A computed fold for a 350-nucleotide part of an RNA from a Patescibacteria group bacterium, annotated as small-subunit ribosomal RNA, central domain. The sequence was found in a public genome assembly. It matches the Rfam family "Bacterial small subunit ribosomal RNA". Gene Ontology terms of the family: ribosome and structural constituent of ribosome.
[in-house]
Context: one part of a larger RNA
RNA sequence: CUGGGCGUAAAGAGCGUGUAGGUGUUCGUACAAGUUGGUCGUUAAAUCUCACCGCCUAACGGUGAGGCCGCGAGCAAAACUGUACGAAUUGAGGUUUGCAGGGGCUAGCAGAAUUUCUGGAGUAGGGGUGAAAUCCGUUGAUACCAGAAGGAAUACCAAUGGCGAAGGCAGCUAGCUGGGCAAUACCUGACACUGAGACGCGAAAGCGUGGGGAGCAAACGGGAUUAGAUACCCCGGUAGUCCACGCCGUAAACUCUGUCAACUAGCAAUAGGGAGAGUCGACCCUCUCUGUUGCGAAGCUAACGCGUCAAGUUGACCGCCUGGGAAGUACGAUCGCAAGAUUAAAACUC
Repeated sequence: CUGGGCGUAAAGAGCGUGUAGGUGUUCGUACAAGUUGGUCGUUAAAUCUCACCGCCUAACGGUGAGGCCGCGAGCAAAACUGUACGAAUUGAGGUUUGCAGGGGCUAGCAGAAUUUCUGGAGUAGGGGUGAAAUCCGUUGAUACCAGAAGGAAUACCAAUGGCGAAGGCAGCUAGCUGGGCAAUACCUGACACUGAGACGCGAAAGCGUGGGGAGCAAACGGGAUUAGAUACCCCGGUAGUCCACGCCGUAAACUCUGUCAACUAGCAAUAGGGAGAGUCGACCCUCUCUGUUGCGAAGCUAACGCGUCAAGUUGACCGCCUGGGAAGUACGAUCGCAAGAUUAAAACUC
């Protein structure tokens, strides 16, 4: 390389938008680039195959025939691919009418709780643990009441539930705004799928500048435990956690399962919508579309398991893997304020 693979053995990029490229629905007409079939030319000799022959045989060699791989020219075919033109509607998108939602951004508001402060009232303890101690308290703590301040997070509802591309999203109200689903079959007429580069988003921690700081809490200090205890437990406590703006760009970023489309038994639950039947109107019931979940036919799988939300049967496109270690390291390059990230070897060794 031809291959074989990627849930758990090595391997799906964290996620999206999208450029080039690759791939692409139905019908008609034309062309003949790809494609197919003859013909002609060429494809040196040797090599290869077959027949016969020559060295005793073989290897080797000779003669003849054939074959292989292409290339060029011209003729023909028109199914498929392609190109051009025309048409279509089922793919895709739009219109209309509704619907659900912690989807996003901004502003305002609310109550519970913790802490602190002030006042009242009150007295000797409180706190903490396996047990203690450090610690707080007669300068009056803890417990109780009233008031104030400030920050952060929103119990119950709550769910195997909802929304989002992923990260993620939860008190309430308002404004702005993205996406989805159903019904409708009115419009456009292949406008599609994927997507190297590229661009954007991207938990937590971390970084820069300026705010903020209640609780919690790396580091740090102390008390215990212990042989020791740079820990687990306890008392404190600073960055940080919060906000604004700008970086970082990584995670067990996991469904360890790329995206899109088609096909292949069912049963049950649940969320959103529609139709039918029924009803005064509904619940319940039947059917159906979309999502989420449990179990399972066939099939697949090394097994575990997956099983219409496939890991089944296929197609299109991308990414990735190729024994373990060295190593996701060195060097170089790009990015970054830095931390570092991305790309990514080899010697050597088993």